Small-subunit ribosomal RNA from a Parachlamydiales bacterium, 1535 nucleotides, folded computationally. Its Rfam family is "Bacterial small subunit ribosomal RNA".
RNA sequence: AGAAUUUGAUCUUGGUUCAGACUGAACGCUGACGGCGUGGAUGAGACAUGCAAGUCGAACGAAAGGAGGAGCAAUCCUUCUUUAGUGGCGAAAGGGUUAGUAAGGUAUGGGUAACUUGCCUUUUACCACGGGAUAACGGCUGGAAACGGCCGCUAAUACCGUAUGUGAUGGAAGACGGCAUCGUCUUCAAAUUAAAGUCGGGGAUCUGGAAACAGACCUUGCGGUAAGAGAGAGGCUCAUAUAGUAUCAGCUAGUUGGUGAGGUAAAAGCUCACCAAGGCUAAGACGCUUAGGCGGAUUGAGAGAUUGACCGCCAACACUGGGACUGAGACACUGCCCAGACUCCUACGGGAGGCAGCAGUCGAGAAUAAUUCGCAAUGGACGAAAGUCUGACGAUGCGACGCCGUGUGAACGAUGAAGGCCUUCGGGUUGUAAAGUUCUGUCAACUUGGAACAAGGUAUGCCGAGGAAUAUUCGGCAUGCUUGAGGGUACAAGAGUAGGAAGCACCGGCUAACUCCGUGCCAGCAGCUGCGGUAAUACGGAGGGUGCAAGCGUUAAUCGGAAUAACUGGGCGUAAAGAGCGCGUAGGCGGGAAUGAAAGUCAAACGUGAAAUUUCGGAGCUCAACUCCGAAGCUGCAUUUGAAACUUCAUUUCUUGAGGAAUGACGGAGAAAGUAGAAUUCCACGUGUAGCGGUGAAAUGCGUAGAUAUGUGGAAGAAUACCUGUGGCGAAAGCGACUUUCUAGUCUAAACCUGACGCUGAGGCGCGAAAGUAAGGGGAGCAAACAGGAUUAGAUACCCUGGUAGUCCUUACCGUAAACUAUGUAUACUUGGCGUAGAUAGGCUCAACCCUAUCUGUGCCGAAGCUAACGCGAUAAGUAUACCGCCUGGGGAGUACGCUCGCAAGGGUAAAACUCAAAAGAAUUGACGGGGACCCGCACAAGCAGUGGAGCAUGUGGUUUAAUUCGAUGCAACGCGAAGAACCUUACCUGGGCUUGACAUGCAGUUGACCGCUUCAGAAAUGAAGUUUUCUCGCAAGAGACAGCUGCACAGGUGCUGCAUGGCUGUCGUCAGCUCGUGCCGUGAGGUGUUGGGUUAAGUCCCGCAACGAGCGCAACCCUUGUCAUUAGUUGCCAACAGGUGAAGCUGGGCCCUCUAAUGAGACUGCCUAGGUUAACUAGGAGGAAGGUGAGGAUGACGUCAAGUCCGCAUGGCCCUUAUGCCCAGGGCUACACACGUGCUACAAUGGCCGGUACAGAAGGCAGCAAGACUGUAAAGUGGAGCAAAUCCUGAAAACCGGCCCCAGUUCAGAUUGUAGUCUGCAACUCGACUACAUGAAGAUGGAAUUGCUAGUAAUGGCGAGUCAGCAACAUCGCCGUGAAUACGUUCCCGGGUCUUGUACACACCGCCCGUCAAGUCAUGGGAGUUGGUUUCACCCGAAGUCGUUCACCUAACCGCAAGGAAGGAGACGCCGAAGGUGAGGCUGAUGACUGGGACUAAGUCGUAACAAGGUAGCCCUACCGGAAGGUGGGGCUG
Repeated sequence: AGAAUUUGAUCUUGGUUCAGACUGAACGCUGACGGCGUGGAUGAGACAUGCAAGUCGAACGAAAGGAGGAGCAAUCCUUCUUUAGUGGCGAAAGGGUUAGUAAGGUAUGGGUAACUUGCCUUUUACCACGGGAUAACGGCUGGAAACGGCCGCUAAUACCGUAUGUGAUGGAAGACGGCAUCGUCUUCAAAUUAAAGUCGGGGAUCUGGAAACAGACCUUGCGGUAAGAGAGAGGCUCAUAUAGUAUCAGCUAGUUGGUGAGGUAAAAGCUCACCAAGGCUAAGACGCUUAGGCGGAUUGAGAGAUUGACCGCCAACACUGGGACUGAGACACUGCCCAGACUCCUACGGGAGGCAGCAGUCGAGAAUAAUUCGCAAUGGACGAAAGUCUGACGAUGCGACGCCGUGUGAACGAUGAAGGCCUUCGGGUUGUAAAGUUCUGUCAACUUGGAACAAGGUAUGCCGAGGAAUAUUCGGCAUGCUUGAGGGUACAAGAGUAGGAAGCACCGGCUAACUCCGUGCCAGCAGCUGCGGUAAUACGGAGGGUGCAAGCGUUAAUCGGAAUAACUGGGCGUAAAGAGCGCGUAGGCGGGAAUGAAAGUCAAACGUGAAAUUUCGGAGCUCAACUCCGAAGCUGCAUUUGAAACUUCAUUUCUUGAGGAAUGACGGAGAAAGUAGAAUUCCACGUGUAGCGGUGAAAUGCGUAGAUAUGUGGAAGAAUACCUGUGGCGAAAGCGACUUUCUAGUCUAAACCUGACGCUGAGGCGCGAAAGUAAGGGGAGCAAACAGGAUUAGAUACCCUGGUAGUCCUUACCGUAAACUAUGUAUACUUGGCGUAGAUAGGCUCAACCCUAUCUGUGCCGAAGCUAACGCGAUAAGUAUACCGCCUGGGGAGUACGCUCGCAAGGGUAAAACUCAAAAGAAUUGACGGGGACCCGCACAAGCAGUGGAGCAUGUGGUUUAAUUCGAUGCAACGCGAAGAACCUUACCUGGGCUUGACAUGCAGUUGACCGCUUCAGAAAUGAAGUUUUCUCGCAAGAGACAGCUGCACAGGUGCUGCAUGGCUGUCGUCAGCUCGUGCCGUGAGGUGUUGGGUUAAGUCCCGCAACGAGCGCAACCCUUGUCAUUAGUUGCCAACAGGUGAAGCUGGGCCCUCUAAUGAGACUGCCUAGGUUAACUAGGAGGAAGGUGAGGAUGACGUCAAGUCCGCAUGGCCCUUAUGCCCAGGGCUACACACGUGCUACAAUGGCCGGUACAGAAGGCAGCAAGACUGUAAAGUGGAGCAAAUCCUGAAAACCGGCCCCAGUUCAGAUUGUAGUCUGCAACUCGACUACAUGAAGAUGGAAUUGCUAGUAAUGGCGAGUCAGCAACAUCGCCGUGAAUACGUUCCCGGGUCUUGUACACACCGCCCGUCAAGUCAUGGGAGUUGGUUUCACCCGAAGUCGUUCACCUAACCGCAAGGAAGGAGACGCCGAAGGUGAGGCUGAUGACUGGGACUAAGUCGUAACAAGGUAGCCCUACCGGAAGGUGGGGCUG
């Protein structure tokens, strides 16, 4: 620091996801040790049991027990210990929790002149004299218990009275100060107001006593009282900060203030009476929801965002609600009273309780520990102290929950062992890893030793303070004794052994790490993208590897990445986003100059910002975590002082912003009134006759009752042709005949006046197309709805004929549009060019026209700059400023609910659940278009001959079958693989057999032959029997060759996958295209070149051009053919010469010609004319055998179709191995209701039949071709000359000549069938071909549709070859003979090429995609209601309790001689008052028959709305209509 993911690819926008850190975590697998931390986050749910707050005998009385002494004993005295009670202090701390609380809280900084303060420190003064009770205790007694009742006794530091008054309080006076009340100090006189003693010591003094001794007294300590000061603590109060929600906009009667009173420690409506009517609120009152706050923690570069465990500070709470008492302090966690819920005890009468203290239990939960030890340390309460208490705390235990540290060994060790895994079978890897050798000993385990944490306490002695004192007491020193839970722990030493100690996740990309096997869209994985449908690096396992490591992964949460809420640091033309437009309030911002102030701002000082945390520097635990010390920091707040540039405030001034007056000009600017002509329709009359109208074509409709057409006259309503223009005006919506009136605006030269008066503008107010609404008019035309006619599969549409609301006017609503420049308003600045409207100035002119310059508008093109690109570009989307509005992924949804506006239709405001990984913008390349332009092709057209109908042949589908083997399936499968299925072929079926095999190689063993022949069984394969019987080398032993058998490796497979492949092939297409290098353009995909103008069969060539060149294709080079020449003449030929025959190159001879087969020539737009750009080229001509590629062939670019072929061959993987291999016999591939393709033969007279006559080319031939001759009607047979071939073999037919047939199912046609044969072959039954005789079917030129062909072509005629024993051949491949017709032309069909345009397509139109309906799942709205929670108001009832009132009741202390009083209490009453009850509401949760839409779901139904001109251009608002997409009307937009 980034990365993945939208696309065929690109750039952008934009979301989603990942890599990091972190946690009080949980879960899965695993688990050696130690240290330090940490551990109920959920039900503030309920709690058994134990403990968590007591202490003091030196405050008090008493009791019990022990010891000692006295005494005969009873008993007494002394002393010690323990303690229930009275009393004091504490219990308000410590500990827990976070329910409530959005402010009575918290944080920071102030105030208190409005306050309090036990214990502590310090200062001053004092502690005098009295009194009456009461618990304990004793007796009686109630109750189950808890707990009491009555009578009697007693003490105090308990309670009460009096005295004194340093003082304090209140009062008066004065001084000083302040902030209004007041504060401080001084003085005054009278008033009010205190106390408690006790432990110990002493023996100077006094009293009593004989003395002992006791007391007074003195003194120390502790304690008490009053008052002051301090420290610390607290109360109250102010300012600022401290969640969300406006779908909460108004709230408030003690409410706001005053006066008086009460009340409090203290200000205050804190409370009450009276008076006034205020107070809060858009800077968010009130309401609702959520929440303890902070120091801090996590993360982050920071700013921020999230959070508030542990530790610390503050607050609140203590079963729920209310209340007070005591006290310095509470409205009190382990106190009290009352009410409620719950639990427990009960004798049923009544009682008891409160773990959110520490442990622990149950429950709920994903989830959180021991009913441990100790007060040794630190701290706290009490005490004079010893000490007691202390679940605070210190320790230990449990949990890998976190952080930190350590270990699980180290060195050497290659036959690179074995095993595993992979393999191209060679090897590689695990891997120096192991084994083995040599070492070490941390940790654990064992043995031995063994700390620190301890400071104190107490006893004795000494010194000092204190005091009258050598005393107690206090302080210090010394010595002795003594205190440890953890714990025999930390630590150290010793002996021995590598011994006891490694897992988890991942391995397609992001992201480090790869192979095999299994599985086969299954099982499964998955954070995103996505893997899995038979070769999965993505699933599961294994081997290997990578990462981390006593942990590793997963899940959940937070921050980061995310500049994805943008202060730092984003945007709004088209991606989400500028309000339809203006006026204007609050607010924000604001021109030049001067003076002052000092709020903002800046600087300095001071206070505070607790500690901990964080950072830095040190130190201590062996290191670290951890802990300690020091420093910095805590960016804040407050106070004081200062500065004055900028902002602000106050004052003064200026004119350039703004405005006013005055001048001239402009316009479809607005409102009202009036007027005009053209057209349409209607009415009346006339002329006139059969149609009119309408459409793609029609029909509905109108018309003989006289239409349409035409003429005249009249009526009505609406709109204003031409002018008219990217021209004008207006804020926008919008505005168009002419005239008048009223109103507003803009511009204008010069510069008169005011003097910043300005800009923007949340709310607010106004205007606001069309449609629509209400009422009343009006209604010609047009025209939603509706009706009819067409179209159509349908047609609720497009088209046609009609037609109502409406469109028009008046008044009132509505308030929305693609209300668009998809561009908020205002101001300033920034190269230019060309138009246009209005105006001003100047020039010229008599004037006009014209020209120049400028201003205000309105357009086009463009520089810089900006932009993702497109584009914008002084009318900015450039550079800046001010203010407002708006956006934050797509869908759900501009929807629901709520509120509000509206008569309604509806408008405004405006979510969530759920769901997807995209949605989107611009541009690029293709493909496509019922877009455009150009061009080509037997593509159409013009022709010829066919196919489709018949019969047969052949192939296919289908069906059948034991099998009908398999493949090929639009063109580009179907007379195709197959250039030839009776057996074989053969792959299929049935049956019979074989198992190292029919075939190959190797090894081992064994035999010595094998082969062959004969016989038998069998369908054969095969089996059995018999017969026959080796070779080479070597002296020998033996070795080798060959063959059979046995065994092991292996063979074999036309079994699967052509979607794993090679090779080959088809097709677009013999179409003219397809690319590259360098350069240039573009952010980029890409473009350019290759486009353009011509031309060509051609990307063929020429010209031009940011391109210049090149490659594969085209063409040419190759073959055949057409002309000629040369060479060569046998097997070919025969002109001349000679011979010769019945005939014949037959012979001699000759190569002239033909021919053969080799080499050459020839044709190149070369020449001429014309056109064309002086080009390429084209047209015509000459010559020529041939003329513009002469004709034909071979030749097939980059690529497309996962095209075809695993059954030609090769080959990966998988599968079979006594069978899916091999052999054999028979059958099948030849079936047959049917359908299709390709052919043959025909349907006849351009013909058939009979007879005669003529002319080829090419090819083949020895298991062959076969002549002549003979036989047979013939197929054929017999026999065999010649020929391994220019030598021999193989009748060309159509044609032509003559004759017959005479238009008919025929003298056409030949299917089918019968009989008899021939040939091949082991074998013609299934299942061959041919021959002869007989038989003689359909068929009379073929529907829709469709094929081939442009010249030696079509058509037609025969001939040959391959395969092959024979043949299905009518096929295929070749050969020659005869030999046409037509092409105007490119509108249309099909295919193709180039350019351009649109696109929502890219699997590329066989594309994409919309809505209803049907099915399933999910969340959600409405809903008669039902049921909870919370809250408000009104009323009823009214506990405890404070306060107040009060009597005929009661009462020790004080007063009084007494009566009585004062004072207090119980009781009663009153106000308030919790819980409870009743009623009416608000808000909110759950649920609800039914119902609405929404989302999602490989292959449901109906249509086809959108994307191309999407087949009616689309979209926006609105209205009506329709199964549905949608259609139509009105207005608007161009996207």